[in-house]
């Protein structure tokens, strides 16, 4: 050097053009226990960055950055 995938709460993931960004852990406070675990409830917390196309973009698109695999 090219050329593919991938980037979303603290971690894993879902979501392919509108509905409150779902779930699961993790954390915070409560119930439950004689304590602990383990069970319930209820809370915080995210869309890689810049632009652009829409009435509307996490989602499409051009440009960047990062990680992955491949090819020379």
């Nucleotide at each position: 050097a090219c050329g593919g995938c991938u980037g979303u709460g603290g971690u894993g993931c879902a979501g392919u053009g509108g509905u409150u960004a779902a779930c699961a852990u993790u954390c915070g406070a409560g119930c439950u226990u004689c304590c602990c675990a383990a069970g319930c409830u209820u809370g915080u917390g995210a869309c890689c960055c810049g632009g652009g196309u829409u009435c509307g973009a996490a989602u499409c698109c051009c440009g960047g950055c990062a990680g992955c695999c491949g090819u020379a």
A computed fold for a 72-nucleotide RNA from a Candidatus Woesearchaeota archaeon, annotated as transfer RNA. The coordinates come from a structure-prediction model, not an experiment, and the mean pLDDT is 82.